RNA sequence: GGGCUUUUAGCUUAACGGUAGAGCACACCCCUGAUAAGGGUGAGGUUGCUGGUUCGAAUCUAGCAAGGCCCU
Numbered sequence: 001g002g003g004c005u006u007u008u009a010g011c012u013u014a015a016c017g018g019u020a021g022a023g024c025a026c027a028c029c030c031c032u033g034a035u036a037a038g039g040g041u042g043a044g045g046u047u048g049c050u051g052g053u054u055c056g057a058a059u060c061u062a063g064c065a066a067g068g069c070c071c072u
Stems, first nucleotide, its partner, number of pairs: 001071007010024004018055001026042005048064005
């Protein structure tokens, strides 16, 4: 220098262009003599950044940033 790939909640991740979900963690409640375990409820996301396409974009697309793999 070139190619491919990844980026979504605190962490691990899901989501054929049509309301962004789950597990763990966190808060509260139930349960217990108490704790752990278990059960219930809730909060937490401008989907890495800036544009484009579209009635509609986490998804398609251009550039940029960061990580990984390969080639030179």
Transfer RNA from Eutreptia viridis, 72 nucleotides, folded computationally.
The gene name in the source record is trnI.
The coordinates come from a structure-prediction model, not an experiment, and the mean pLDDT is 83.
Taxonomically the source falls in Eutreptia (Eukaryota, Euglenozoa, Euglenida, Spirocuta).
RNAcentral records the identical sequence in 2 taxa.
Rfam family: tRNA. Rfam classes the family as a transfer RNA. About the family: Transfer RNA (tRNA) molecules are approximately 80 nucleotides in length.